[in-house]
Molecule: c-di-GMP-I-GGC riboswitch aptamer
RNA sequence: AACGAUAAAGGCAAACUCAGCGAAAACUGAGGGCGCAAAGCUAAAGGGCCUUACCCCUAUAAGGGAUGGCAGCCAGCUACCGAAG
Numbered sequence: 001a002a003c004g005a006u007a008a009a010g011g012c013a014a015a016c017u018c019a020g021c022g023a024a025a026a027c028u029g030a031g032g033g034c035g036c037a038a039a040g041c042u043a044a045a046g047g048g049c050c051u052u053a054c055c056c057c058u059a060u061a062a063g064g065g066a067u068g069g070c071a072g073c074c075a076g077c078u079a080c081c082g083a084a085g
Stems, first nucleotide, its partner, number of pairs: 003082002011036002016031005034072001040077003046074002048070003052066001055065004
């Protein structure tokens, strides 16, 4: 550097429920635990996905911009431990 065990010590927390918040997607707290070896960090200068109250444009049952989100989609950066190979 790479790799990842029924190891050690620890960590995170999906769905769902309750409360809050928002237009929505989502987010926050508590419970919960599907899973995770980066499920740590980055969304303002990589891609992708979700949202549509207000605003802008257009060819107006719609689309685009813009807005707001998602890192548990890929990606980038950083990091604990050390069996086997």